[in-house]
RNA sequence: CGAAGCGGCUCAGGCGAUCGCCGUCGCUCCGGACGCGGUCCGGGUGCACGGAGGAAAGUCCGAGCUCCACAGGGCAGGAUGCCAGUCAACAGCUGGUGAGGGUGACCUCAAGGAAAGUGCCACAGAAAGCAAACCGCCCCGGCCUGGAUCACUCCAGAUCCGGGGUAAGGGUGAAAGGGUGAGGUAAGAGCUCACCGGGCUCACGGUAACGUGGACCGCACGGUAAACCCCAUUCGGAGCAAGACGGAAUAGGAAAGCGCCUGAGGGCGGCCCGCCCAAGCUUUCGGGUAACGUCGCAGGAGGCGCGCGGCGACGCGCGUCCCAGAAGAAUGAUCGCCGCCCGCCUGCCGGCGACGGCAGCGGGAACAGAACUCGGCUUAUGAGCUCUUCGACCG
Numbered sequence: 001c002g003a004a005g006c007g008g009c010u011c012a013g014g015c016g017a018u019c020g021c022c023g024u025c026g027c028u029c030c031g032g033a034c035g036c037g038g039u040c041c042g043g044g045u046g047c048a049c050g051g052a053g054g055a056a057a058g059u060c061c062g063a064g065c066u067c068c069a070c071a072g073g074g075c076a077g078g079a080u081g082c083c084a085g086u087c088a089a090c091a092g093c094u095g096g097u098g099a100g101g102g103u104g105a106c107c108u109c110a111a112g113g114a115a116a117g118u119g120c121c122a123c124a125g126a127a128a129g130c131a132a133a134c135c136g137c138c139c140c141g142g143c144c145u146g147g148a149u150c151a152c153u154c155c156a157g158a159u160c161c162g163g164g165g166u167a168a169g170g171g172u173g174a175a176a177g178g179g180u181g182a183g184g185u186a187a188g189a190g191c192u193c194a195c196c197g198g199g200c201u202c203a204c205g206g207u208a209a210c211g212u213g214g215a216c217c218g219c220a221c222g223g224u225a226a227a228c229c230c231c232a233u234u235c236g237g238a239g240c241a242a243g244a245c246g247g248a249a250u251a252g253g254a255a256a257g258c259g260c261c262u263g264a265g266g267g268c269g270g271c272c273c274g275c276c277c278a279a280g281c282u283u284u285c286g287g288g289u290a291a292c293g294u295c296g297c298a299g300g301a302g303g304c305g306c307g308c309g310g311c312g313a314c315g316c317g318c319g320u321c322c323c324a325g326a327a328g329a330a331u332g333a334u335c336g337c338c339g340c341c342c343g344c345c346u347g348c349c350g351g352c353g354a355c356g357g358c359a360g361c362g363g364g365a366a367c368a369g370a371a372c373u374c375g376g377c378u379u380a381u382g383a384g385c386u387c388u389u390c391g392a393c394c395g
Base pairs, nucleotide, nucleotide: 001391002390003389004388005387007386008385009384010383011382013338014337015336016335017334018333019332021051022050023049024048025046026045027044029043030042031041032040033039053367057378058377060376061375062374063373064372065239066238067237068236077235078234079233080232081231082096083095084094085093086092097111098109099108100107101106112230113229117228118227119224120223121222134170135169136166137165138164139163140162141161142160144157145156146155147154148153178196179195180194181193182192183191197219198217199216201214202213203212204211205210243295244294245293246292253285254284255283256282257281258280265277266276267275268274302321303320304319305318306317307316308315309314340364341363342362343361345360346359347358348357349356350355
């Protein structure tokens, strides 16, 4: 200097000017309501205060909160699945174990059971599960040929035919009933032996997963459970449009009072008379419904700092802070200066050198917008710092 460990951490440009938006609070200029108390609502206004994220996203897990259901137990169904810890909880996280990948830093893994049962194992291949025999290798018999012999007969051999042995070698396949070597054999084979692997068991170490070592067993148990299944643990459902409170009119319910022609009540603006209509009228209570309003809803498993315990996830203690919240749904725009990044451009400076620094010029600045709230995971995305590994170059 480059590439990498998709290692760890931080930020999400700053300041100023002008214009603008939402909430809170203040002012009390204006309008409205009323129980007339500067009480409530709306508008206006202000050197006031606050105003998105690391992912606010996907809604994939887990909770809080709310309503519904629920004696107890079981079936069905779902989820999880090495060990220990952590947490309110989790399929998260941390530290380990085992397996796998990488030269390495380091990374990945739903990682129980296939010696309970059932299923499946395409194509190829002889054979894919109570293994099998295509080529090959080996043995025996027959036929034939040659040789020996007077002959009976014996010996040797190629192709072919028949019978048998074999699982070393070839070939097929993702996978062919342990591997390598030696002995052994007609040829072979755990048939026998050594080492490796495996099973089982004992000892030691470890909280455990597991590791190390010894004895025994020739080896039985092919793979597949993100196939059914078995085992263990665990799980009620729906979600803030949850849900709670207030709540006018109309229709309907209950009670009380007054009245039913000796006239309650209504109309003629109010009151009295009068006239007309007239069988119901008034009050109270109770339970709701949608619009609407308020709450839920911003003080919380909260943020920041310090200390202590722990390898760590995390826990404990002290101090300090209050920090967005709507229902057309705010958090913005423009300009200037500074800062940041990039360049196969130009100049200067430093260094023996690989190379570095500064200035100019040109260009660039991401993903993305809270909606009940948290803890995770996943995905998207710009820049900087730092540690480690590998490689190249220079001295």

Record summary
A computed fold for a 395-nucleotide RNA from a Pseudomonadota bacterium, annotated as Bacterial RNase P class A. The sequence is in RNAcentral, with records from ENA. Rfam family: Bacterial RNase P class A. About the family: Ribonuclease P (RNase P) is a ubiquitous endoribonuclease, found in archaea, bacteria and eukarya as well as chloroplasts and mitochondria. Its family is annotated with ribonuclease P activity, tRNA processing and dimeric ribonuclease P complex in the Gene Ontology. It is recorded under the gene name rnpB. The prediction has a mean pLDDT of 75.